[in-house]
Molecule: small-subunit ribosomal RNA
Organism: uncultured bacterium
RNA sequence: AGAGUUUGAUCCUGGCUCAGGAUGAACGCUGGCGGCGUGCUUAACACAUGCAAGUCGAACGAUGACUUUUGUGCUUGCACAAAAUGAUUAGUGGCGAACGGGUGAGUAACACGUGAGUAACCUGCCCUUAACUUCGGGAUAAGCCUGGGAAACCGGGUCUAAUACCGGAUACGACGGAUUCCCGCAUGGGGGUCCGUGGAAAGCUUGAUGCGGUUUUGGAUGGACUCGCGGCCUAUCAGCUGGUUGGUUGGGGUAAUGGCCCACCAAGACGACGAUGCGUAGCCGACCUGAGAGGGUGAUCGGCCACACUGGGACUGAGACACGGCCCAGACUCCUACGGGAGACAGCAGUUAGGAAUAUUCGUCAAUGGGGGAAACCCUGAACGAGCAAUGCCGCGUGAAGGAUGACGGUCCUAUGGAUUGUAAACUUCUGUUGUUAGGGAAGAAUGACCUAAACAGGAAAUGGUUUAGGAGUGACGGUACCUUUCAAGAAAGCUCCGGCUAACUACGUGCCAGCAGCCGCGGUAAUACGUAGGGAGCAAGCGUUAUCCGGAUUUAUUGGGUGUAAAGGGUACGUAGGCGGUUUAACAGGUCUGUGGUUUAAGCCCGGAGCUUAACUCCGGUUCGCCACAGAAACCGUUUUACUUGAGUAUGGUAGAGGCAAGUGGAAUUUCUAGUGUAGCGGUUAAAUGCGUAGAUAUUAGAAGGAACACCAGUGGCGAAGGCGACUUGCUGGGCCAUUACUGACGCUGAGGUACGAAAGCGUGGGGAGCAAAUAGGAUUAGAUACCCUAGUAGUCCACGCCGUAAACGAUGAAUACUAAGUGUCGGAGUUAUUCGGUGCUGAAGUUAACACAUUAAGUAUUCCACCUGAGUAGUACGGUCGCAAGGCUGAAACUCAAAGGAAUUGACGGGCACCCGCACAAGCGGUGGAGCAUGCUGUUUAAUUCGAAGAUACGCGAAGAACCUUACCUGGGCUUGACAUCCCGCGGACCGUUCUAGAAAUAGAAUUUUCCCUUCGGGGACUGCGGUGACAGGUGGUGCAUGGUUGUCGUCAGCUCGUGUCGUGAGAUGUUCGGUUAAGUCCGAUAACGAGCGCAACCCUUAUCUUUAAUUGCUAACAUUUAGUUGAGAACCUUAGAGAUACUGCCGGUGACAAACCGGAGGAAGGUGGGGAUGACGUCAAAUCAUCAUGCCCCUUACGUCCAGGGCUACAGGCGUGCUACAAUGGCUGGUAUAAUAAGACGCAAUAUCGUGAGGUGGAGCAAAUCUCCAAAGCCAGUCCCAGUCCGGAUUGGAGUCUGCAAUUCGACUCCAUGAAGUUGGAAUCGCUAGUAAUCCCGAAUCAGAAUGUCGGGGUGAAUACGUUCCCGGGCGUUGCACUCACCGCCCGUCAAG
Repeated sequence: AGAGUUUGAUCCUGGCUCAGGAUGAACGCUGGCGGCGUGCUUAACACAUGCAAGUCGAACGAUGACUUUUGUGCUUGCACAAAAUGAUUAGUGGCGAACGGGUGAGUAACACGUGAGUAACCUGCCCUUAACUUCGGGAUAAGCCUGGGAAACCGGGUCUAAUACCGGAUACGACGGAUUCCCGCAUGGGGGUCCGUGGAAAGCUUGAUGCGGUUUUGGAUGGACUCGCGGCCUAUCAGCUGGUUGGUUGGGGUAAUGGCCCACCAAGACGACGAUGCGUAGCCGACCUGAGAGGGUGAUCGGCCACACUGGGACUGAGACACGGCCCAGACUCCUACGGGAGACAGCAGUUAGGAAUAUUCGUCAAUGGGGGAAACCCUGAACGAGCAAUGCCGCGUGAAGGAUGACGGUCCUAUGGAUUGUAAACUUCUGUUGUUAGGGAAGAAUGACCUAAACAGGAAAUGGUUUAGGAGUGACGGUACCUUUCAAGAAAGCUCCGGCUAACUACGUGCCAGCAGCCGCGGUAAUACGUAGGGAGCAAGCGUUAUCCGGAUUUAUUGGGUGUAAAGGGUACGUAGGCGGUUUAACAGGUCUGUGGUUUAAGCCCGGAGCUUAACUCCGGUUCGCCACAGAAACCGUUUUACUUGAGUAUGGUAGAGGCAAGUGGAAUUUCUAGUGUAGCGGUUAAAUGCGUAGAUAUUAGAAGGAACACCAGUGGCGAAGGCGACUUGCUGGGCCAUUACUGACGCUGAGGUACGAAAGCGUGGGGAGCAAAUAGGAUUAGAUACCCUAGUAGUCCACGCCGUAAACGAUGAAUACUAAGUGUCGGAGUUAUUCGGUGCUGAAGUUAACACAUUAAGUAUUCCACCUGAGUAGUACGGUCGCAAGGCUGAAACUCAAAGGAAUUGACGGGCACCCGCACAAGCGGUGGAGCAUGCUGUUUAAUUCGAAGAUACGCGAAGAACCUUACCUGGGCUUGACAUCCCGCGGACCGUUCUAGAAAUAGAAUUUUCCCUUCGGGGACUGCGGUGACAGGUGGUGCAUGGUUGUCGUCAGCUCGUGUCGUGAGAUGUUCGGUUAAGUCCGAUAACGAGCGCAACCCUUAUCUUUAAUUGCUAACAUUUAGUUGAGAACCUUAGAGAUACUGCCGGUGACAAACCGGAGGAAGGUGGGGAUGACGUCAAAUCAUCAUGCCCCUUACGUCCAGGGCUACAGGCGUGCUACAAUGGCUGGUAUAAUAAGACGCAAUAUCGUGAGGUGGAGCAAAUCUCCAAAGCCAGUCCCAGUCCGGAUUGGAGUCUGCAAUUCGACUCCAUGAAGUUGGAAUCGCUAGUAAUCCCGAAUCAGAAUGUCGGGGUGAAUACGUUCCCGGGCGUUGCACUCACCGCCCGUCAAG
C1' cells in the first nucleotide's frame, strides 16, 4: 500500500466481498512448563448454609473466676469471714456503624466532564488561637418480684449508677436595637462602643506537664448550592406551560440562595440556534482502531453519580432520608399452637434458574489500610495469598553435531528404471533447559509495645515524658522462589490451509450425486475447488470457526465527493429570518494572534532510565491538548463612526416587440337551414363495407344562421420570470434596450419557511356548441383485434366565476458577480460608419470532462447563497400527517430479495434501416424434378437379425471402385480358451508340405501313408515346425469424434485476414484496410498520419488451341515404282506422335479519363484483354464429419463384448422422402442400306478369320505383354413402313425355354429367345440445372470385379436459345446508421394462465 467481482473487451459511476488489528468472548480439534493479568456481558431472577462491624471495664451500676494478705473454727489440711488484685461480660453510656465492599436498574439531568462563583453555606474525629471546666436536682435500664404469649416479644410493681438526663450561676463569641470607623465585586463585607433577650461544661485515671468536657479564632479535610461551555436518535413529535413566568410585596422552611412552600398582584416564560413528546443510555479518565481528522466502546484499574426485593416516609446523627437501621404499603418465600410473627447475597464463597458462556461453601490478618481503645489488643470475605480455567499477554522446552547402501515402507511417473518423503531414520558422539531424585534455602519485618544503655527539659522526687543506640520476638504465602545434585534423549506437537484474491500440487474415489463456498464460483467420467492419501505452505501450545468494533471505505467527503447523459437543480418568480457583501477615516478590542500564571487526580499512552536471569509486569524522571485569568498587538472579520461613487436605484430624451387585460370590428373556410338548377349515385379505403341518397343526396347558384380558429407575412425572428403569446382597431397597463446629463449614496446578492403565478387533462355552477373528438355503436382487418383503417358520435375543447397544482414544467444544465483566444450569421439601439452596447445562433483556442461533449449565452477559472444525491428492486408504494368537492397532490419508510443495477464509448453480429457492388441470385431462355413404371439410397414399420455410421444447406446412386458363400461388423446353432495373430520360457516329437479313408453341416476329431535340414569334439547344439503346459500377455468393427492426431465437408476461388514501426485515443481500440476512380480481385492509380510487410488475389504448374525445329517406328503417303491392300521399295513434304522452343504484353492506333490507373473501339493475329479448362482453398466459422481406413488417451470385456464353422440376414414391405433410368411418341417407332471418333484396357487377359445356334453364346484358336494384335460406336445420312390410337408408342409384370460365371444362382446374379403387354397421353403446390463447343441429345471406354451398373469416373459425335436490366427473392462484399443483442434475432425480453 491494495485486491476480487457488472462487459466479448474498455473507461467510469457504484455497491458487495477479502487481506490487518482488537475482544471480559464462545464453539471444534489438540495440549509440556513457568511468570503476570483476567474470569455471569444473559434473569437489578430467586436464594439453603457460614462468614462480611464492631470496640471501649482507663465512662457506669452489676457479676465477681483466679491469686494474695489478714482473721476465725483451728495441729497440718479443710471450711468460713474481711480486704486487695481484678479475668468475664448481658445492660446503661461513648465512638464507629454515612467508610470500606457490590451493582448499573433508573437517569438525556447541573447526572457527568471542564472552568468559574458562594459578599448565600455546613463540616465529627485532626491541627491551631483564646478562655473556662462552678453549684445543684430528679429519674431509668440492668437486677429482684410478677403477668401474658406457641414464638417473636410485650406489660405491671419495686431498687440503683454514670462522661445518660435536667435546673441555676458565669462568659459574651449568638440574636435584636442604637451609634461610629474602615473596605468593596451590585445585593453588601469587616471592626469598635452601649442596651436588651436567650444560652455552656464531665469527669476518668496507673497521679503524669496524661486522657477528656464547654465556648471560641484560623486552618485542613469532606460536603452542599449556583452558573458558562461540551457530549445520543427521532420533525412520520411543532407548538408547549398554571406554581407555569416574574414581583424592590408579606410570611414559612433550610446549614444556605431560590415558587423550595404559602398568601396577594401582574400575564408572562420556553420554542425552528429544535421547546414539548417518544425511543435509547450510568458519565468521565481511558480502551480498541485509524497516517491523521475521526469512528466504536465505557469489562478489569481510578474519579463522580445512582441504587440496595418494589414504592413511599421520616427518625437518629457532624454527616443518611441509611445494602447487612426504623415505620407504612405491595408482591414473594419461610415459621405457626392460625391468634400472630420472620426475611431481603446488586458483600465473600456457594445453590437453583436462564444461557453459547464465566471459578473455591480455601488460608491469614504476616504486610498495606480501616474501626474502637491510653495501650496491650480485638474486629476486618477491605486486603494479601493460594485453588480452578490455554481466557489473554510474555518467556522457555519438546534436543544438538555428525551420518548416503541416498535403506525399508509409502506416494508419483515417461515404469527392466527413476523422482520424492530425505540427513529425515537407523547408527556414532554430545548436552541437560523443563521434568525427576536428594540436600540447602531466602527477601518481603519494620513500627508500636517490651528489655538494656545513654542524653535532654522541668521538677523536691519518682517507677513518668521525649529522643538516640543496641537487643529479643513476630510470615498466611511456604520448605515457595532460588542454589547445588541424581537419572536418562529418556516424559513433552498440534491445528488450519494448498482454483484466484493468497504462501503452498499430484494420485485415486465420486460423476450437477455426495458435497464445498468469505466473494467470484467448483461438481454433469480425465475435479490442483467435493472425499481420502502422499507431498507442500503457514502459524505454533496452540490452530481454526462464529459473533462484535474500527480499518481498508475519499462508500456521508472539515481534512476529503458530487448533481447535462451514471443517484442528484426545486416548474417559475417575489420576498421574511438567516448567510455573504464595494472604496475610505477614526475608535473599541467580541473573534484573531503573542506572552505569563492557574488548572489539567493517580494510573494509562509517548520519550529516557531502573528492578525481577529476559520479556510480559513493576518502579523512577520528563513532554503535549483543552478551559480560565492577566498583560500586550490592531493587519483582517466584527461593532460604532467620517466620507466617496464604480455596485444598485431615480429623473430626462428616444426605441423594438405575437408582453398582459378589456371592448369593438373583419374576411376566408367548415357545417346547418331556405330557395333555385339538376339526376343517380355520393362517400370512404390498400381493397371494401357500415353510412347518406329517387321522400331527390353528392355537385352547383343565391341568401341566411351560428360557433371556433386567424392562411400568406413567418425567419435556429421577437416579447415574457416560467407556463406561454400570432387577424385588425381603440383604451388601460408591466418590463427591456440605447443615449445624455443630473441626483441618492451600498440602499446590494442569495433566500429555509411563506406568498403569487403555473401547459394539458380533470372537478363545481351557469352559458355556448360550427368543426374536431376520449367513452360508445357499427363496418372492416385478424387465429383473435376490447387496436391501428372507415362511418357515426357524447363528455370535452369555447366563455364567465371558482378549484386542482401536476408534465420529458427539458438547455434533462439553480440564482448572482468577476475574469479567460478568435471567426461568422441574425434582431434592437447609438455613432464621425472606424466601432460600440444589449439579445439570439453556429464553428472553434486554452481549459474541463468517464467519454459524449461544453467552450464569453461554460459543463473553464474563482467567490457567495439556496436546493438535492449516497447500490438495484420493493417504491414514489404502505402507515401517519397535511392540502383538495373529488380525482389526487406534498411529505415519505421498512421487512424481504439480489451481486449487481447503471453511464459513455469500442469490436462484431443483427434490422420487414440507408447507400454502393457482385454471383445462373432474380429476370430473359433451354431442359428437367414433383404425376407413371422400374432402379437405387434413406426413414418408418417388421424381424431371431434386418450390422454400423452419415441428418437443413454441408445426410439420403453417401462410406460401398460393385452383400449368392467370403466380404460381415448382425442373428441362430455347433466348437476353442495363452487363444485365428506377436514376443518370451519349459517338456515331448518331427522336417514342413502333400495324399487317402472314417464320423460330422462344417469347424473339428481320429486313422493311414510319405518325409528331415545345418554344425559336431558324436556327449550334443542350432534352424524350422507340430503337440502339450505355465504366466506375462494377445485380441475387441466394444464406449467416448464433447479427451485427440491425421484426413475431409462448408461458407468460398468469396476477396478478404493480419503484422512491424509510427501516429491518434486514459482505454477497449482506431489509423494503415477509409476516400475519388477502376478491376474478376485489398487489381491498379491518385488522394491521404501513415510508411512498409506477410498469408490470400494474380503469376509460376498441367492440359487444350497456332506455328517453328528435332526425330521418323509399329504411325503417315505428295511425288516415283509396286500391290487386292501404305502391301512393299522409297520419301520426311502432309497428318500424327513427343521432346525442345516461339507466341499475347493492353505491345500498336483512335477516343474517354485527372497528364493516372483503366475503359471503349480498331488493326494485325490461330488466339485479345485472367484465350478455354484443371490443379491450387487465406485468418477463421459450424465442440460440423470420421475412435468402422489408420493412429491414439481414458474407460470397459477376458472359457468372452475374443476367435473358428454352417445356415440365415444386410435383398423384408402398409406408408413417406431423395437421386436416377425408361417413357408417354411422328424433330417419332420399326425394317433395310450406308459413313465417321476419341479416351482407354488386355496374359488368372483381349481374342481375329472360320464354324454351330433365332439369340445369349458354343467350338476352335491366328495374333498380341501392344502407335504392329484384339475389343470397338450411336445419333447422323439414304430408302421403305406406320398415320395420332393406350397405337407397329411404352415397356413393367408374369409364364415357359435357355446361355454364362461360379464349390454353389432357392432365399438372392446378369443375359437371351418365345409368349404376356401394367401404369403412363407431358405431370398440383412447389422446385432444380445451365451463359458456348455450354445446355440438350447420341453412343464409347475404364476402375471395382469369378459373375453382377440405370451408379461413379473419363472419352468423343451432333450441337442451340437468351441475358432489357438489378425493382424484387437468396447468398456474399464494402461503407454508414440504430441497438437493452455479444451463446450474437433460432438473440434478448414483458404480461397472463396452468402445474409444481